[in-house]
RNA sequence: GUCCUCGUAGUUCAACGGAUAGAACAAGACACUCCUAACGUCUAAAUGCAGGUUCGAUUCCUGCCGGGGACA
Numbered sequence: 001g002u003c004c005u006c007g008u009a010g011u012u013c014a015a016c017g018g019a020u021a022g023a024a025c026a027a028g029a030c031a032c033u034c035c036u037a038a039c040g041u042c043u044a045a046a047u048g049c050a051g052g053u054u055c056g057a058u059u060c061c062u063g064c065c066g067g068g069g070a071c072a
Base pairs, nucleotide, nucleotide: 001071002070003069004068005067006066007065010025011024012023013022018055027043028042029041030040048064049063050062051061052060
């Protein structure tokens, strides 16, 4: 330099172009308990950035940024 792939809650992962972007763990509150742990209920929390296509984009296209890989 060229090509491929990935980027979504604090973390690990989901989401045939269409429901209010979900789950687990973690965090906070409450309940339970003599206390703690466990268990239960609830709460907050995310689509790398900028454009484009579309009635509608996490998803498709382009560029950039970052991680990984292949070739040179």